Annotation
Two RNAs folded together computationally: RNase P RNA and transfer RNA, 469 nucleotides in total. It holds a member of the Rfam family "Bacterial RNase P class A". It is annotated as a ribozyme.

RNA sequence: CGAGUCGGUCGGGCGACCGCGGUUCGGAUCCUUCGGGGUCUGCGCUGAGGAAAGUCCGGACUCCACAGGGCAGGGUGGUGGGUAACACCCACCCGGGGUGACCCGCGGGACAGUGCCACAGAGAACAGACCGCCGCCGGCAACGGCGGUAAGGGUGAAACGGUGGUGUAAGAGACCACCAGCGCGGCGGGUGACCGUCGCGGCUCGGCAAACCCCACCCGGAGCAAGGUCAAGAAGGGCGGCUCCUCGGAGCUUCCUGCGCAGGCGUUCGAGGACGGCCCGUCCGAGCCUGCGGGUAGACCGCACCGAGGUCGUCGGAGACGACGGCCCCAGAUGGAUGGUCGCCCCCGGUCCCUCGGGACCGGGACAGAAUCCGGCUUACAGACCGACUCGUCUG
RNA sequence: GGGCCGUUAGCUCAAUCGGCAGAGCAGCGGACUUUUAAUCCGCGGGUUCUGGGUUCGAUCCCCAGGCGGCCCA
Numbered sequence: 001c002g003a004g005u006c007g008g009u010c011g012g013g014c015g016a017c018c019g020c021g022g023u024u025c026g027g028a029u030c031c032u033u034c035g036g037g038g039u040c041u042g043c044g045c046u047g048a049g050g051a052a053a054g055u056c057c058g059g060a061c062u063c064c065a066c067a068g069g070g071c072a073g074g075g076u077g078g079u080g081g082g083u084a085a086c087a088c089c090c091a092c093c094c095g096g097g098g099u100g101a102c103c104c105g106c107g108g109g110a111c112a113g114u115g116c117c118a119c120a121g122a123g124a125a126c127a128g129a130c131c132g133c134c135g136c137c138g139g140c141a142a143c144g145g146c147g148g149u150a151a152g153g154g155u156g157a158a159a160c161g162g163u164g165g166u167g168u169a170a171g172a173g174a175c176c177a178c179c180a181g182c183g184c185g186g187c188g189g190g191u192g193a194c195c196g197u198c199g200c201g202g203c204u205c206g207g208c209a210a211a212c213c214c215c216a217c218c219c220g221g222a223g224c225a226a227g228g229u230c231a232a233g234a235a236g237g238g239c240g241g242c243u244c245c246u247c248g249g250a251g252c253u254u255c256c257u258g259c260g261c262a263g264g265c266g267u268u269c270g271a272g273g274a275c276g277g278c279c280c281g282u283c284c285g286a287g288c289c290u291g292c293g294g295g296u297a298g299a300c301c302g303c304a305c306c307g308a309g310g311u312c313g314u315c316g317g318a319g320a321c322g323a324c325g326g327c328c329c330c331a332g333a334u335g336g337a338u339g340g341u342c343g344c345c346c347c348c349g350g351u352c353c354c355u356c357g358g359g360a361c362c363g364g365g366a367c368a369g370a371a372u373c374c375g376g377c378u379u380a381c382a383g384a385c386c387g388a389c390u391c392g393u394c395u396g
Numbered sequence: 397g398g399g400c401c402g403u404u405a406g407c408u409c410a411a412u413c414g415g416c417a418g419a420g421c422a423g424c425g426g427a428c429u430u431u432u433a434a435u436c437c438g439c440g441g442g443u444u445c446u447g448g449g450u451u452c453g454a455u456c457c458c459c460a461g462g463c464g465g466c467c468c469a
Base pairs, nucleotide, nucleotide: 001392002391003390004389005388006387007386008385009384010383012345013344014343015342016341017340018339020047021046022045023044025042026041027040028039029038030037031036049367053378054377056376057375058374059373060372061223062222063221064220068280069279070278071277073219074218075217076216077215078092079091080090081089082088093107094105095104096103097102108214109213113212114211115208116207117206130153131152132149133148134147135146136145137144138143161179162178163177164176165175166174180204181203182201183200184199185198186197187196188195189194227301228300229299230298236257237256238255240253241252242251243250244249259293260292261291262290263289264288265287272284273283274282309328310327311326312325313324314323315322316321346365347364348363349362350361351360352359353358397468398467399466400465401464402463403462406421407420408419409418415452423439424438425437426436427435445461446460447459448458449457
């Protein structure tokens, strides 16, 4: 200098004007049960993200009377650690890829069982003679029949170890040496996955579990439209009050309660619920289910408080992370705010001018956008910067 | 905001346990008819939404994304 790998940070800056949400304080006005509340307005402060997204995982929180057990179902899947937890993160092991930095892996079990392996091919799972090779028989011969053979050819994703030799009619782990794999045993290292080494056994055993399944571990369900308080209202009902009256009733109304109709099931011969699928068991239990129709769709809490919070430093650790100390308080709506214009600067591209230092003009600067809150993963993203490392070439 | 489902020919849908993707309607050509319709015969048409993985092999199994639809107080 060129090519590349990994990790991290930022994701336009400054100023002016206008506008929007929240809020402290102040002002005006209205209501008031005198505590306060509503509306408008001024100043100050504050106002999106690395993904706020997809909703793919894990939690916090809330409700389902905190009584469970079994089966079924779902999830995870090398080992050790981190964490509130996880399918996340860190380190290591094994396998694969790359010259390398490094990257990728849903990475338990196929000698517990069942199942599948299309087409092609003779044969596809304790396999198999199509061609070939060898022997015997028949035949003058071409060739045919019977048997042996998995070394050679051919098919296929996959054909039951590889090389050399002995052996044989031809052959074959049939036997031998070496190599590869598998299993068993010993020794050594490591917390462990596993690694190294020695010996024995001809043991040579196909793949698929993101097929059923087996093993180990984990898992109750629903979700802030959870849930709570208040107000309002619908067809009616009830205790009372008032008015009228033909003393039978009719009308109005404070308050309380409270959706209506139809069908079906049910109240100790127990519907339904806790319990998301089934069974047992325990408890609650008088209502429940379906259809049609109707009412309100408003306010406050949850909810923006301090939290598995942020940031800086020290210490422990190889790292993820943890401990301690200082500092900070950091958006909050409910048709849903966080924007627009101008000027200067920054980056990129194009055109023109040029005194080669530069200048002028035009265009562009992404993905996207909080809604109960956190920890992750994944996906989208114009560009800019920093650090560590690898390979190649050249020079010293 | 939260929960769930689907995606296959122009349209509506199939495809058993993973093994050459089909049917009806529509379209095109021909026959019948004076002509059209109906009827009969024949034909074409597929990135199985996209990308990746498992497998010898994926519409099917797994992961990620796109699009569409349904439900809730």